This is a predicted structure of a 71-nucleotide RNA (transfer RNA) from Candidatus Pacearchaeota archaeon RBG_13_33_26. RNAcentral records the identical sequence in 2 taxa. The RNAcentral record of the sequence draws on ENA. Its Rfam family is "tRNA".
RNA sequence: GUGAGUGUAGUUUAGUGGCAGAACGCGCGACUGUGGCUCGUGUAACGGGAGUUCGAUUCUCCCCAUUCACC
Numbered sequence: 001g002u003g004a005g006u007g008u009a010g011u012u013u014a015g016u017g018g019c020a021g022a023a024c025g026c027g028c029g030a031c032u033g034u035g036g037c038u039c040g041u042g043u044a045a046c047g048g049g050a051g052u053u054c055g056a057u058u059c060u061c062c063c064c065a066u067u068c069a070c071c
Base pairs, nucleotide, nucleotide: 001070002069003068004067005066006065007064010024011023012022013021018054025043026042027041028040029039030038047063048062049061050060051059
């Protein structure tokens, strides 16, 4: 350089056009002599921009990051 894939909480991820879910983590509380386990409650996310649409995490285009193959 060419082609293809991926991008969603701190981490691992679900979600193929109609309220963004979960697990782990983290904060607070209960339990406990303390800690851990367990339970309750809270916290926090769609890589950036534009387009299509009544409505976009989802479809299209460009950019960015990253992975793979070829050169």